[in-house]
Molecule: Bacterial small signal recognition particle RNA
Organism: Candidatus Stahliibacteriota bacterium
RNA sequence: GAUCGGGUCUUUGCUCGCAACGCCCCGCCAACCCCGCCAGGUCCGGAAGGAAGCAACGGUACGCGGACGCUGUUACGGUGCAAAGUAAGCCUGGUUGGA
Numbered sequence: 001g002a003u004c005g006g007g008u009c010u011u012u013g014c015u016c017g018c019a020a021c022g023c024c025c026c027g028c029c030a031a032c033c034c035c036g037c038c039a040g041g042u043c044c045g046g047a048a049g050g051a052a053g054c055a056a057c058g059g060u061a062c063g064c065g066g067a068c069g070c071u072g073u074u075a076c077g078g079u080g081c082a083a084a085g086u087a088a089g090c091c092u093g094g095u096u097g098g099a
Base pairs, nucleotide, nucleotide: 001096002095003094004093005092006091007090008089009085010084011083012082013081014080016078017076019074020073021072025066026065027064028063034059035058036057042051043050044049
C1' cells in the first nucleotide's frame, strides 16, 4: 500500500428499564338541585287509611387521596438483540506486497 472481517454510523423491528396516564383495589366524598329507607312534623280524610317528604342512616356519582404494576397507551438515541444499508473518517484483527 492492497484486500477481507469486526466495531463505531444510519434505518427498521423486537425486548427490557424508567416516567406519566388509564384499568382494577382501598379510603374519603352529595344539607337540597342523586337513589333507597324515611323518626319527627306537614297535607288529604268524619274515620280507616293515604300522600308528599326534611333530618338521620345506607348506597352511589363526580372529585380527591393511597396502594398496585398484572393489563393497556404514550414518551425517552435509556438496556440488549436481530435484520438491512454502506459514503467518509476513526479503532481493531487476518492475509499479502513493497521499502